This is a predicted structure of a 350-nucleotide part of an RNA (small-subunit ribosomal RNA, central domain) from a metagenome. The RNAcentral record of the full RNA draws on SILVA.

[in-house]
Context: one part of a larger RNA
């Protein structure tokens, strides 16, 4: 500096905002900084190319020539990009009216069901396995009824349904709030699109303080099973698991598939809107919108597959990847309370 790349072979960053930077819609004016062209200086000579001469030839030495891809300064060109002025609406955002939603936070509430405690009723077993046993029970379990308390979690509705940028969100009400999408217009007028640092968010597990504590359960205890059994199975259990505050910041954070656009045959299902035809209303049919899922053309692709939610053609711009193995290690840094986390090698070796 170039060249292939990236569902699944190495490889898209967990996700989002937004800084510098890269890029960046149509018109007309202007300037010429890139670009293009002419000129004229300089780019030493020697070399090396190229036509010639000279030593009997060669090496060698010598005459012109080219070539030195380039700096300057100057005199033009203006399609492209770039700078300046003015406009413009198709990118984008704004107002008005609507619509679905487990989007998110705060605070209230309710049932069912496990456990526990009290109290009846009632008695010898229960519970558990493949079979047993520990375990629990006459100090009356289990079963049933009444009444309590007390944490969690929200059956059914529910749906390849919706929402959220991801991670994620499901009982109900109320109060705060993000944000998406339709319909028809009036405005701004290029405000864009990526996005190294950065900043926020960020499943589980984990820690730190203070509560909570039913259930479920790593660790731990016991029974089993086995040669053994630090496991599968039992019976028991503690941290966790639940809430407030304050950290970790990783996941198969997967759709293994970065974001924006723009362009490219079709079918069928579904959700959120909008328009039309018919109907007394619904069902039912068309169009159009935003998603959300099946199937396939053409292309693609090593197949498998994908196929307008592209892995299809194509622009910008981030991230990454260059045999296995050492190794997502060691050393330094950074961040953490700590667990750790990010960053990131080399010898060897095949």
């Nucleotide at each position: 500096c170039u060249a292939g790349g990236c569902g699944u072979a190495a490889a898209g960053g967990g996700u989002g905002c937004g800084u510098a930077g890269g890029c960046g819609g149509c018109u007309c004016u202007u300037u010429a900084a890139g670009u293009c062209g002419g000129a004229u200086g300089c780019g030493a000579a020697a070399g090396c190319c190229c036509c010639g001469g000279g030593c009997u030839u060669a090496a060698c030495c010598u005459g012109g020539g080219a070539a030195u891809u380039g700096c300057a300064u100057u005199c033009g060109a203006u399609a492209c990009u770039g700078g300046a002025a003015a406009g413009c609406u198709a990118g984008a955002g704004u107002u008005u009216g609507g619509u679905a939603g487990a989007g998110g936070g705060a605070a209230g509430u309710g049932g069912a069901a496990u456990u526990c405690c009290a109290g009846g009723u009632g008695u010898a077993g229960c519970g558990g396995u493949g079979a047993a046993a520990u375990g629990c029970g006459u100090a009356g379990a289990u079963a049933u009824c009444u009444g309590g308390a007390g944490g969690a979690a929200c059956a059914c509705u529910a749906g390849u349904g919706g929402c959220g940028a991801a991670g994620g969100c499901g009982g109900c009400u109320u109060c705060c709030u993000g944000g998406a999408c339709c319909a028809a217009a009036a405005c701004u007028g290029a405000c864009g699109c990526u996005g190294a640092g950065g900043c926020a968010c960020g499943a589980a597990a984990g820690c730190g303080u203070g509560g909570g504590g039913a259930g479920c359960a790593a660790a731990c205890a016991g029974g089993a099973u086995u040669a053994g059994a630090u496991a599968c199975c039992c019976u028991g259990g503690u941290a966790g698991u639940c809430c407030a505050c304050g950290c970790c910041c990783u996941a198969a954070a997967c759709g293994a598939u970065g974001a924006u656009a723009a362009c490219c045959g079709g079918c069928u299902g579904u959700u959120g809107g909008g328009g039309g035809a018919a109907u007394a209303a619904a069902g039912u049919c068309c169009c159009u919108u935003a998603g959300u899922a099946g199937c396939g053309a053409a292309g693609c692709u090593a197949a498998c597959g994908u196929g307008a939610u592209g892995a299809g053609u194509u622009c910008u711009c981030c991230g990454c990847c260059u045999g296995g193995g050492g190794a997502g290690u060691a050393c330094g840094g950074u961040c953490g309370c700590a667990a750790g986390a990010c960053u990131a090698a080399a010898a060897c070796u095949c």